[in-house]
RNA sequence: ACCUUAUCUAGAGAAACUGAGGGACUGGCCCGAUGAAGUUUCAGCAACCGGCGUGUGUUCAUUUGCUCGCAAGGUGCUAAUUCCUGCAGACUUAUGUGUCUGAAAGAUAAGGA
Numbered sequence: 001a002c003c004u005u006a007u008c009u010a011g012a013g014a015a016a017c018u019g020a021g022g023g024a025c026u027g028g029c030c031c032g033a034u035g036a037a038g039u040u041u042c043a044g045c046a047a048c049c050g051g052c053g054u055g056u057g058u059u060c061a062u063u064u065g066c067u068c069g070c071a072a073g074g075u076g077c078u079a080a081u082u083c084c085u086g087c088a089g090a091c092u093u094a095u096g097u098g099u100c101u102g103a104a105a106g107a108u109a110a111g112g113a
Stems, first nucleotide, its partner, number of pairs: 002112007013042005021031003025086001027084002043078003048074002051070003055066003082105001087102005
């Protein structure tokens, strides 16, 4: 690199160094010298995994499923719904579009090969 599963309209930024890009990709639309990206420090958000507890089911038992809570150890995150969009369907339309649903793609976590 790839495969599987779950989640993605909530939440949370300052400083120092540095200096022109960034928002994955397409088309848009935005952010950016009142400082982008990056690095560092500090701060914050968050319960996916792991941990602790609770209730309940399961097993002869060890176990193990589920509910709820606590808690930042492992990750992650801290402009805009994953910023919107792309492909398909339904409805709508003033034929420009608009609304909704699903997929694809992407991100993160856990697992796999």
A computed fold for a 113-nucleotide RNA from Clostridium fungisolvens, annotated as SAM riboswitch aptamer (S box leader). The prediction has a mean pLDDT of 86. The source organism's lineage runs through Bacteria, Bacillota, Clostridia, Eubacteriales and Clostridium.